Record summary:
This is a predicted structure of a 484-nucleotide part of an RNA (small-subunit ribosomal RNA, 5' domain) from an uncultured Candidatus Berkelbacteria bacterium. Model confidence (mean pLDDT): 84 of 100.
Context: one part of a larger RNA
RNA sequence: GAAUGAACGUUGGCGGCAUGGAUUAGGCAUGCAAGUCGAGCGAGAAGUUUCCUUCGGGAAGCGGAAAGCGGCGAAAGGGAGAGUAACGCGUAGAUAUCUGCCCUCAGGUCUGGGAUACCCACCGGAAACGGUGAUUAAUACCGGAUAAUGUCUCAGGACCAAAGAUUUAUUGCCUGAGGAGGAGUCUGCGUCCUACUAGCUAGUUGGUGUGGUAAUGGCGCACCAAGGCUAAGAUGGGUAGCGGGCGUGAGAGCGUGGCCCGUCUCACUGGGACUGAGAUACUGCCCAGACAUCUACGGAUGGCUGCAGUCGAGAAUUUUCGGCAAUGGACGAAAGUCUGACCGAGCAAUGCCGCGUGCGGGACGAAGGCCUUCGGGUCGUAAACCGCUGUCAGAGGGAAGGAAAUUUUGACCAAACCUCAAAGGAAGCACAGGCUAAAUUCGUGCCAGCAGCCGCGGUAAUACGAAUUGUGCAAACGUUAUUC
Numbered sequence: 001g002a003a004u005g006a007a008c009g010u011u012g013g014c015g016g017c018a019u020g021g022a023u024u025a026g027g028c029a030u031g032c033a034a035g036u037c038g039a040g041c042g043a044g045a046a047g048u049u050u051c052c053u054u055c056g057g058g059a060a061g062c063g064g065a066a067a068g069c070g071g072c073g074a075a076a077g078g079g080a081g082a083g084u085a086a087c088g089c090g091u092a093g094a095u096a097u098c099u100g101c102c103c104u105c106a107g108g109u110c111u112g113g114g115a116u117a118c119c120c121a122c123c124g125g126a127a128a129c130g131g132u133g134a135u136u137a138a139u140a141c142c143g144g145a146u147a148a149u150g151u152c153u154c155a156g157g158a159c160c161a162a163a164g165a166u167u168u169a170u171u172g173c174c175u176g177a178g179g180a181g182g183a184g185u186c187u188g189c190g191u192c193c194u195a196c197u198a199g200c201u202a203g204u205u206g207g208u209g210u211g212g213u214a215a216u217g218g219c220g221c222a223c224c225a226a227g228g229c230u231a232a233g234a235u236g237g238g239u240a241g242c243g244g245g246c247g248u249g250a251g252a253g254c255g256u257g258g259c260c261c262g263u264c265u266c267a268c269u270g271g272g273a274c275u276g277a278g279a280u281a282c283u284g285c286c287c288a289g290a291c292a293u294c295u296a297c298g299g300a301u302g303g304c305u306g307c308a309g310u311c312g313a314g315a316a317u318u319u320u321c322g323g324c325a326a327u328g329g330a331c332g333a334a335a336g337u338c339u340g341a342c343c344g345a346g347c348a349a350u351g352c353c354g355c356g357u358g359c360g361g362g363a364c365g366a367a368g369g370c371c372u373u374c375g376g377g378u379c380g381u382a383a384a385c386c387g388c389u390g391u392c393a394g395a396g397g398g399a400a401g402g403a404a405a406u407u408u409u410g411a412c413c414a415a416a417c418c419u420c421a422a423a424g425g426a427a428g429c430a431c432a433g434g435c436u437a438a439a440u441u442c443g444u445g446c447c448a449g450c451a452g453c454c455g456c457g458g459u460a461a462u463a464c465g466a467a468u469u470g471u472g473c474a475a476a477c478g479u480u481a482u483u484c
Stems, first nucleotide, its partner, number of pairs: 001484004006480005013355006019348002026311003030308003035072003040069002047062006079266003088191008097183003102179008110144004120133005150159003164171003192238003199229003204226008241263004245256004268289005291302004319345001321344003327341001328339004358388004368379004392425001394420004401413002428473005433454003439468005449456002
């Protein structure tokens, strides 16, 4: 000098664009953050229309809430960096593999059956919730048929599927082949410090067989062999997510990994599987633990490292806001519903950038301050005063655009333009001995204090404190911390 997710001190007008829990992966009240489909299914409250009525109500129709079965989604999106020195990441390759939704092509969609939730009745429980009986539907579940280009094969053969809906051409369902995108696995090379860590290893290293997996493999197991790694640093210890990038620098390099993008890992702590195309699943399940809440003491419930918000610790980090208008996602044929993703607004000079705080005239120079050799000098055209302008802020109008798409659709923002008023509402901070731009007076008297380094201060201190003047930067200026 440059830089920062900064903090602190003094000061503080406006706007645009960004950024904002770096510390305790500490604990969390409250609300919201994942639903959707009636064109899969049965049933159907409120309400309403008509009819009947013994005026209690009943019947039929319309209607469609809240639930339930079923499908798809919930594995995405969002957060964090604890762990991890590893095929985790980066890069270049490999294949023994899987793949819902989407696209292309070929073929099929025949025929039967038994349950069950909701509802109803009864029962248990403080609650959470549960039990028994009766009853019903389906694109839920299970048979039979058909069976290749599929699977297995000893190549003879054996085996495997389906679901309808709306209404009249659509959409589903099943099988196979291919694609796209995605995922799994393997390999070469690269990837911090430490030798005052020198030896490490028994499923360890390899083979055969078998099991397991979507798939290779000691991945698991049985048997056999005795191997494998290491001074080119094994093993141990410490630290750490990695990359694109970012900072600095002429570069080489050094430092770093916040925001954004890719990827990995985690979801109160530890373990486990289930479902599924996909998870060993943040707002699913089971077990154990710690913590917390409710309890009728028998038992139950919870997981903000989602968005807000709260306590704590800290130098330190925001609103319990608006909207689905846009972009994107889930579901749906669609209308649409949901979406703290996202888009916006709010707060903070936290950063970067832009603008303003007026312009012209105005004295051989007011008052006042300071200095003085007492003559004067200086602040200083600065002010007053005269004239002017109208950026920004203010008040009142205005409405292109963000809307893409004939009609419609804006939470929020808002350009251009018009009118009004009025210099009014808008300047500070640090420094002035040298380095280093800028000096005088007074106070103090090795005191009080300053200080980045050299060093100032013990009675004339350009170095302390104040004033005046000056220098630098400016809505900021300084200090501290850290990197180059």